[in-house]
Context: one part of a larger RNA
Molecule: large-subunit ribosomal RNA, half A
Organism: Gordonia jinhuaensis
RNA sequence: GGCGUUCGGUGGAUGCCUUGGUACCAGGAGCCGAUGAAGGACGUGGGAGGCCGCGAUAGUCCUCGGGGAGUUGUCAACCGUGCUGUGAUCCGAGGGUGUCCGAAUGGGGAAACCCAGCACCAGUGAUGUGGUGUUACCACCGGUUGAAUGUAUAGACCGUGUGGGGGGAACGUGGGGAAGUGAAACAUCUCAGUACCCAUAGGAAGAGAAAACAAUUGUGAUUCCGUGAGUAGUGGCGAGCGAAAGCGGAGGAGGCUAAACCAUGCGCAUGUGUAACCGGGUAGGGGUUGUGUGUGUGGGGUUGUGGGGUUCAUCUUCCCGGAUCUACCUGUCUGGGCGUGAGUGAGAAAAUCGUGUGUUAGGUGAAGUGGCCUGGAAUGGUCUGCCGUAGACGGUGAGAGUCCGGUAAUCGAAAGCACAUGGUCUUGCGUGAUGGGUGCCCAAGUAGCAGCGGGCUCGUGGAAUCUGCUGUGAAUCUGCCGGGACCACCCGGUAAGCCUGAAUACUUCCUGGUGACCGAUAGCGGACUAGUACCGUGAGGGAAAGGUGAAAAGUACCCCGGGAGGGGAGUGAAAUAGUACCUGAAACCGGACGCUUACAAUCCGUCAGAGCCUGUGCACCCUUUGGUGGGUGGUGGGUGAUGGCGUGCCUUUUGAAGAAUGAGCCUGCGAGUUAGUGCUCAGUGGCAAGGUUAACCCGUGUGGGGUAGCCGUAGCGAAAGCGAGUCUGAAGAGGGCGUGUGAGUCGCUGGGUCUAGACCCGAAGCGGAGUGAUCUACCCAUGGCCAGGGUGAAGCAGCAGUAAGAUGUUGUGGAGGCCCGAACCCACUUCAGUUGAAAAUGGAGGGGAUGAGUUGUGGGUAGGGGUGAAAGGCCAAUCAAACUCCGUGAUAGCUGGUUCUCCCCGAAAUGCAUUUAGGUGCAGCGUCACGUGUUUCUUACUGGAGGUAGAGCUACUGGAUGGCCGAUGGGCCCUAUCAGGUUACUGACGUCAGCCAAACUCCGAAUGCCGGUAAGUGAGAGCGUGGCAGUGAGACUGCGGGCGAUAAGGUUCGUAGUCGAGAGGGAAACAGCCCAGAUCGCCGGCUAAGGCCCCUAAGCGUGUACUAAGUGGAAAAGGAUGUGGGGUCGCAGAGACAACCAGGAGGUUGGCUUAGAAGCAGCCACCCUUGAAAGAGUGCGUAAUAGCUCACUGGUCAAGUGAUCCUGCGCCGACAAUGUAGCGGGGCUCAAGUACACCGCCGAAGCCGCGGCACUCACAUGAGCUCGCCCAUGAUCUACGGGUUGUGGGCCAGGUGUGUGGGUGGGUAGGGGAGCGUCCUGCAUCCGUGGAAGCCUCGGAGUGAUCUAGGGGUGGAGGGUGUGGGAGUGAGAAUGCAGGCAUGAGUAGCGAAAGCAGAGUGAGAAACUCUGCCGCCGAAUGACCAAGGGUUCCUGGGCCAGGUUAAUCCGCCCAGGGUGAGUCGGGACCUAAGGCGAGGCCGACAGGCGUAGUCGAUGGACAACGGGUUGAUAUUCCCGUACCCGUGUAUCCGCGUCCAUGCUGAAUCAGUUGUACUAACCAUCCAAAACCGCCGAGAAGGCCUUCGGGUCUCGAGUGUGGGGCUGCAUGGGACCUUGGCUGGUAGUAGGCAAGCGAUGGGGUGACGCAGGAAGGUAGUGGGGCCAGGCGAUGGUUGUCCUGGUGUAAGCCGGUAGGGCGAGAUAUAGGUAAAUCCGUGUCUCAUAUAGCCUGAGAGGUGAUGCGUAGCCGUUGCGGUGAAUUCCAUGAUCCUAUGCUGCCGAGAAAAGCCUCUAGUGAGUUGGUACACGGCCCGUACCCCAAACCGACACAGGUGGUCAGGUAGAGAAUACUAAGGCGAUC
Repeated sequence: GGCGUUCGGUGGAUGCCUUGGUACCAGGAGCCGAUGAAGGACGUGGGAGGCCGCGAUAGUCCUCGGGGAGUUGUCAACCGUGCUGUGAUCCGAGGGUGUCCGAAUGGGGAAACCCAGCACCAGUGAUGUGGUGUUACCACCGGUUGAAUGUAUAGACCGUGUGGGGGGAACGUGGGGAAGUGAAACAUCUCAGUACCCAUAGGAAGAGAAAACAAUUGUGAUUCCGUGAGUAGUGGCGAGCGAAAGCGGAGGAGGCUAAACCAUGCGCAUGUGUAACCGGGUAGGGGUUGUGUGUGUGGGGUUGUGGGGUUCAUCUUCCCGGAUCUACCUGUCUGGGCGUGAGUGAGAAAAUCGUGUGUUAGGUGAAGUGGCCUGGAAUGGUCUGCCGUAGACGGUGAGAGUCCGGUAAUCGAAAGCACAUGGUCUUGCGUGAUGGGUGCCCAAGUAGCAGCGGGCUCGUGGAAUCUGCUGUGAAUCUGCCGGGACCACCCGGUAAGCCUGAAUACUUCCUGGUGACCGAUAGCGGACUAGUACCGUGAGGGAAAGGUGAAAAGUACCCCGGGAGGGGAGUGAAAUAGUACCUGAAACCGGACGCUUACAAUCCGUCAGAGCCUGUGCACCCUUUGGUGGGUGGUGGGUGAUGGCGUGCCUUUUGAAGAAUGAGCCUGCGAGUUAGUGCUCAGUGGCAAGGUUAACCCGUGUGGGGUAGCCGUAGCGAAAGCGAGUCUGAAGAGGGCGUGUGAGUCGCUGGGUCUAGACCCGAAGCGGAGUGAUCUACCCAUGGCCAGGGUGAAGCAGCAGUAAGAUGUUGUGGAGGCCCGAACCCACUUCAGUUGAAAAUGGAGGGGAUGAGUUGUGGGUAGGGGUGAAAGGCCAAUCAAACUCCGUGAUAGCUGGUUCUCCCCGAAAUGCAUUUAGGUGCAGCGUCACGUGUUUCUUACUGGAGGUAGAGCUACUGGAUGGCCGAUGGGCCCUAUCAGGUUACUGACGUCAGCCAAACUCCGAAUGCCGGUAAGUGAGAGCGUGGCAGUGAGACUGCGGGCGAUAAGGUUCGUAGUCGAGAGGGAAACAGCCCAGAUCGCCGGCUAAGGCCCCUAAGCGUGUACUAAGUGGAAAAGGAUGUGGGGUCGCAGAGACAACCAGGAGGUUGGCUUAGAAGCAGCCACCCUUGAAAGAGUGCGUAAUAGCUCACUGGUCAAGUGAUCCUGCGCCGACAAUGUAGCGGGGCUCAAGUACACCGCCGAAGCCGCGGCACUCACAUGAGCUCGCCCAUGAUCUACGGGUUGUGGGCCAGGUGUGUGGGUGGGUAGGGGAGCGUCCUGCAUCCGUGGAAGCCUCGGAGUGAUCUAGGGGUGGAGGGUGUGGGAGUGAGAAUGCAGGCAUGAGUAGCGAAAGCAGAGUGAGAAACUCUGCCGCCGAAUGACCAAGGGUUCCUGGGCCAGGUUAAUCCGCCCAGGGUGAGUCGGGACCUAAGGCGAGGCCGACAGGCGUAGUCGAUGGACAACGGGUUGAUAUUCCCGUACCCGUGUAUCCGCGUCCAUGCUGAAUCAGUUGUACUAACCAUCCAAAACCGCCGAGAAGGCCUUCGGGUCUCGAGUGUGGGGCUGCAUGGGACCUUGGCUGGUAGUAGGCAAGCGAUGGGGUGACGCAGGAAGGUAGUGGGGCCAGGCGAUGGUUGUCCUGGUGUAAGCCGGUAGGGCGAGAUAUAGGUAAAUCCGUGUCUCAUAUAGCCUGAGAGGUGAUGCGUAGCCGUUGCGGUGAAUUCCAUGAUCCUAUGCUGCCGAGAAAAGCCUCUAGUGAGUUGGUACACGGCCCGUACCCCAAACCGACACAGGUGGUCAGGUAGAGAAUACUAAGGCGAUC
């Protein structure tokens, strides 16, 4: 260390419990609010806090009831104080009070705060101050006023006037209105008029009394339920959507207007009609308006067999009055009585008094506290009583009718409320009916129509009906609308006005009750301080956490310990029930004991097993007083040396030990459910040609009704329709579908399916409504900041220069997106860090640093939006579309997970189709039920079809090689032409020979396939119908192919097998290979594949060969004289082969070539001779020769020797990474290798043997039971058909049972069957304090899930069995959820940095305190503010937690204390950006914008300084000295009041005069029309004519002359108006007025950037002066050392500097006015002027205060010197100045002034009194207190700025001061 046993710890499962929750039922109630709600804040108690109650009358006040003894709420005690029989506390009803916020409402606002006006009151001498009431806005009503504009209206104002506003769970109605999704995509469609937003109402809402349905019959408002019906319809006719009538029920209820007509009031029009009118008749009389029209009021009137009005006629109607000009009749109107209805919630409207019932408090209420037993306790057991209209329930020390509260029953209300009812009361009616005439009325921008929409089942369709907008636009009953386009007929109704209960929907709330609902990971998120803690800027998100005991009896006292804690003692039934508390499991952590472990390899087991320890009620033996002890054996338990075999679980896969997924471990939770009584099938039950009800009704209930409807009983057809037939058809034909052959239906249970989230978890995303610009982007407003050094632009000046310029030079000057460089901003490089110090930092360098700079505060822009010097950057650590909630359980053909057992069977990975390929549909294959019954399969025989393998090809189609032949064509020769010749050219046809083919076949098998016959098998064969599936990724091997490279563990088909889903044996190990198919047991046997030397079961078996390579025990082309066998061809006794000896010659150096070439560089030729043999030469060699060889020959030797082919086994070829490592190892060689043959053995879960289980089949059996049928018999009922039941007998087929025999039993997906367990529940029956459940453990049973009235321990109150029923019913996995506990690990780390010593305190000191030394910061690590935080501040005490260690210490814990203001900051003052915003404008709503206003600092305005003091505050307290505003008193100086005085000084009136203006009028001029003349063309006409002409008329004409209506102009011209003068009024009236003074006018306030110089001051240094010192160790009386040498505001005065002209007068501008401003004119003035401003210095403040030092003792005491001169010197002041520049640089208040106005008293000075409100004020503030999760190396705006060196705020060292950084 391991295993086991036992004892503990930790932890909080389990069991039991319940105060809480949940679902539903019944009843009630269904709103609250300006009389201030809902909801809160803050207070309130004698004592701190939470909850509850209450509100300054604050744990309560008053009244009326109830009740009757204690009480002062609760957590929750303790102490204290009270109250109470004169009735408390408590309960109920009605009143009172009710701070502040909130619609919030006097104004404002950052909710719970600030600031007001008016009236009254209190108080003061007065002001300040306090109290009560009141003061928002809008609408309506009434009234008063009142513009442009006459009447009016808008508007304004008023009111003891009325109402609204806001909140609330669901339900209702209306206005807007998505998307995810489904359609396997998507657009119409769907989701869905859903979610959501908005408006608004009620207890309900809405709808509602037919311009309705229907269909030839009828119904009779609406609403809701059932049915009709998933029908009719609609619909990319897809997905889907989906009525109505009718019928059955619930409930039931109907009314009022408009119009016609009459009367009357008013307005308008008309305008005199008196002959009209006064109801009618008769008679008399009267006196005035009538008609039309509009409008108001009253009457009338309300309907569809149309109604009403009006008129006529007939009939009818209680009583008494009055009026109608008079009388009578008649009529009409009206009052009363009487009669009769109705009613306060619609239809009209106020109330009151009773009665009853209920409700809001309550009261009475039977019967054992009997005996005995157990026990801590009796309610238990047992014995014996009692009550019951009460045996519901809860409590009480265990199960209680009889103990307590209650329960059944009964009684009860001053007051409120609800309902019912009655009276008073209010109110209607008491005249209508019938008939005739008339044709007056019957709802208008309406109906209809058209266009475009919406809604209905209806998606534009043939589209009616309803409805919106736009346009157009009727009729009046002889009319109009509807009945699904439209028309006709017929039928139904009567629109365009209104109201209306019930039946219906919902439940925030109150009361009561119930549950086969939960029981602390459950049930609401919440049993407990819960919408709390906590997180987030915010919208929003959102926990955990129950139990001592009957009773605290909660451990007195002693001991150990600083304490915490523990040991005794004590309480208690129990303390292992001790406030970490019932039970107390597991993981995990320990102690003790038994066995085992240090040469050894492990999926952790299993099988065998020595040894050691231990038990034994067994057997035997021995022994003992004793079953006492011992031994042996048997039988158990613990451990386990050693050996055999053996790669976890799940998921996903062709295939997982896999190095593919998931799980750290344990405990609890965690996934096929429910509804629509939808569809379908099966089982079962009832009834059966029938079955069955739904809503609803009755009833306490089991139940009884209810027949609407549904299914079935008949089919066929597209339908009309016909019908055992029908359709088609000409048909009576034929054919199709039916009949013949008849079973359904309604429950319950189960399988499946549809619609719903539909087995569970999981997206990225889409849409809606909101929340965010404290981060960041940009913008707006207002403020701040930038040490120091350098360069030297323009301009200017001097000089030079020029004709003048230009220009140059020297100065001056001080520009710049200039330069260097700190603060500040940024983030380029590198290192570190990277479970950090830090979710972006540190170190060292780097860039910008007067600018497009940077920063503070306040504000704006918002999600398909913003912002963006642009990177898709940023918009709260989130951005190619933020965050939050909702639609939402979106969807997910995808991944993961899916929980007990046994038994039977058992697949697929294929075809077709698919926006399909990892999905799905149909088929195939599986299973179950029913039916059929060998139809299946195998073999043999037999009959067939076929075109594959093979083969073949002069047998086709093609390909293709060679030979022969050689047509044709070409070349050459010849050629005038025709021809001819020739050819190593080409080469058809033919022929010969040899070939090839998946898409060739003259041929052609085997196997397979289809029939027939027979036999065998009879098997989980076949076939049919129906329920339920899964599969549709396949893998390898053999064979036949394709593709590929005749590659692949490749891919794709066919075929067979195996795996898949298959274990066992073999192949070392090894899904797919070989053998073989596992029901269970056996220490039996036989075999298969494969093996038999050892590992390792069985033969170093037998025989014959081979191999020498460890070949065997990897491999090719190629190579080799390896070796065995076989064959062929040579040579060989005539002597071969090899070896040795010898020869190997001559022509010739062959010729050519060559420098040379002689056998041997090369080319050509390759002869001859000699000879046994010898090449014009096989090699080596030379420059070339030479030389050495070979071939060839002879000799010696002596027997075989060569070549080649086939074949067995070997060899080389043969190089890789940890280590042999390519037999499994050892090892093996006449094998333990190889080949052949043979004998034996081993070898599996195969086969056999023996035994058991299950299923199935066959046969047999019969005791009992049961279903059915038959017979006999008894009883009973009978609507006489029959039904029910008992007994006996028989029959049939089963079931169950028994026996015998045969067969079968691998199994994933999947199908089927049978069981176990959990929780609750009905019935029956038991157990339990003499000990239930749970937990720990032993033994026993079952095939298993599991069980165990078997044992022991713990525990302390419930639990079981049998049989039914119902489910939140079974856990190992989902990177599951929650909690607990491990591991890593006593490991990493302990977050920049210096401590040491002594003393003190203390139980204890590295860290606390003190002292000394040392060190660090010092433009900060010092000091002070703002923001932010909120008590952290101070004192005393403490040390469990926090502090990265310890702690006596602390920013920790406990208690107590602390913040003092007229002047500081904010408000009572102002405005900027911006916000809100009366009216107003815009907008479906919500809301948006915005005027007047009103808020809003980061800005403007505004009065206090020095010192002292506390433990903690100070410009706040105290001392001293000031200042500001207001009130008052006293006093003084002024000013004023036109009374007096003075000055000035009108008008009205009269007269006179001038001038101007014009009217009438006059005059003149001009123009022009009429009119009158003249001239007069004329192609005009008449008359006369002597034809020559004459004459007359007409007549154009811009002709011409008069003329002068009218108009205009000019001149003249009166009154009026006006001016002057004179006079009077009259020197009369009036004026010559302070003060205050605007919400008005003007000025000021009032503003940029940069720069330089000056004068000062703060500060600093030194001299002098003052005080002290003279030396631990030599020197130090000196030019020695140390320290000090301080002091404000205010007041006086006005320096350096800076700025400004003064006066008079006129005046059209400044919205009125102005003496002011502006403008003009005139005069004066240029100064050391005057005035204004203004630092500083000086004086005073100050004979004060402070201080070094000294004295002195503790009181933070007393005393207290000098207090001066020089130098230096700021970024501070003068100075918001001055100069320069261009980018041209807030507003308002305040202040000054001016008038308007007001005005009789009042300004000012001095002195003295008085008053001066609210909020903040502690402490931290570059940080341990803020923002960063932390006591975090980060971030955070402003102010102060010593010394030495230095340009400097750089840097270094230091002062004051502060630290030594929590191992």